[in-house]
Context: one part of a larger RNA
RNA sequence: UUGCAGUUAAAAAGCUCGUAGUUGAACCUUGGGCCUGGCUGGCCGGUCCGCCUCACCGCGUGCACUGGUCCGGCCGGGCCUUUCCUCCUGGGGAUCCGCAUGCUCUUCAUUGAGUGUGUCGGGGAAGCAGGACUUUUACUGUGAAAAAAUUAGAGUGCUCAAAGCAGGCCAACGCUCGCAUAGAUUAGCAUGGAAUAAUAAAAUAUGACGAGAGUCUUAUUUUGUUGGUUUCUAAGGCUGUCGUAAUGAUUAAUAGGGAUAGUCGGGGGUGUCUGUAUUCAAUUGUCAGAGGUGAAAUUCUUGGAUUUAUUGAAGACAAACUACUGCGAAAGCAUUCACCAAGGAUGUUUUCAUUAAUCAGUGAACGAAAGUUAGGGGAUCGAAGACGAUCAGAUACCGUCGUAGUCUUAACCAUAAACUAUGCCGACUAGGGAUCGGGCGAUGUUAUUUUUUUGACUCGCUCGGCACCUUACGAGAAAUCAAAGUCUUUGGGUUCUGGGGGGAGUAUGGUCGCAAGGCUGAAACUU
Repeated sequence: UUGCAGUUAAAAAGCUCGUAGUUGAACCUUGGGCCUGGCUGGCCGGUCCGCCUCACCGCGUGCACUGGUCCGGCCGGGCCUUUCCUCCUGGGGAUCCGCAUGCUCUUCAUUGAGUGUGUCGGGGAAGCAGGACUUUUACUGUGAAAAAAUUAGAGUGCUCAAAGCAGGCCAACGCUCGCAUAGAUUAGCAUGGAAUAAUAAAAUAUGACGAGAGUCUUAUUUUGUUGGUUUCUAAGGCUGUCGUAAUGAUUAAUAGGGAUAGUCGGGGGUGUCUGUAUUCAAUUGUCAGAGGUGAAAUUCUUGGAUUUAUUGAAGACAAACUACUGCGAAAGCAUUCACCAAGGAUGUUUUCAUUAAUCAGUGAACGAAAGUUAGGGGAUCGAAGACGAUCAGAUACCGUCGUAGUCUUAACCAUAAACUAUGCCGACUAGGGAUCGGGCGAUGUUAUUUUUUUGACUCGCUCGGCACCUUACGAGAAAUCAAAGUCUUUGGGUUCUGGGGGGAGUAUGGUCGCAAGGCUGAAACUU
């Protein structure tokens, strides 16, 4: 691994990107025909047998022998269908074609057939040796090799057995059977196969093959010998010319990327604009209470509180519309307008052509709230704190104040019940009506202007979303779930995590952080 589990029992990293790794669409020789070998089954016989029978027939067939223009099955081999099986040089020489010549038969005829002999002729399969070249693996069949003891297992009456490798027979001279076999995973060796999975090749042709030319290098033989030079010849390297060829680029994945068109969205950033509320301030009217609560009190109040009206300022916030609606990777996102770049889906007889999927204890970006640092700002609310209550007590719940904070800029931090407590990509399996975005359609409705265009609706179809309803073929411990289905009928790809409860997300070490703390992360012991 075969073969676990991860919504709620332990367990999907908060989210996205991404390297190593792992995995990765289809396509290239198939099909047909002819000949042939081996094994095997049936059918039809024949010969030898046995049984039965007077005989024919019949039955058994005995692992017997043997035949077939019969019908199959399995395993091969060769040739042809556009189908290199590597090429060269030696030696080798099964067979074959010639030539010459006897014999027999035959013919008008060395005409034809058969059978011999010789060969000084041609071509030539298998096998052998040497050289030049060759895409490379995985996989798989077979074989050799891989110590014995051990294991499995065969034989054998240690009296049985665990064992042992002995033993058995005899006229006791001698004779004789054994000491098997299997398995031995990886790597390596030899050999057959060529499906599957990789890999390479010809695109700026410096491509293949064949000629002939030029140039450079090397130098074995032969020119009587030795030495030199040059040529021929041979083997290599390079250059350009000509020729041969069907000359050489696979599809265009309901994979992916890019371009393009009209859109869509409360997606992001920057500026701008608006709205009421709150608090405070100024002015104003009135007069005794106002606040607050379960009830009160702390608190404010003739120095006019609360309340009314008119203004102003400040900083927050964005009601109703607001939904089982939208957008965004998640966190998250809602006043107007403008600008900036980005994105999804849709349409497309556009383009590239495997570019893809998922991703490490390799890394990176973003990441609510709280918190930290330095500025700004501080209306509201409000940890801490102070009071008033309540209470047995209240360091709380309720009330009145109120610092940090809440807002913003620049930096940190990196965690949440960061939840759909449900990884991502791909395929399939079921019925329905809504809805959002795009596209298409209709003798459809409506607007004006009279027809188009174009909106808005209506009815359908379609692709892509957020969800919902009904069922259960299916799953599940159930709740429930169109995924949590296609799982003992267990394998689509890939990543992460868990293994009784505590101790403990603790100690220690490492690392990150200004800190708070984060990430990684035990054990003893206990039950």
Record summary: A computed fold for a 527-nucleotide part of an RNA from Cordieritidaceae sp., annotated as small-subunit ribosomal RNA, central domain. It matches the Rfam family "Eukaryotic small subunit ribosomal RNA". For this family Rfam cites "The comparative RNA web (CRW) site: an online database of comparative sequence and structure information for ribosomal, intron, and other RNAs" (Cannone et al., BMC Bioinformatics, 2002). The coordinates come from a structure-prediction model, not an experiment, and the mean pLDDT is 80.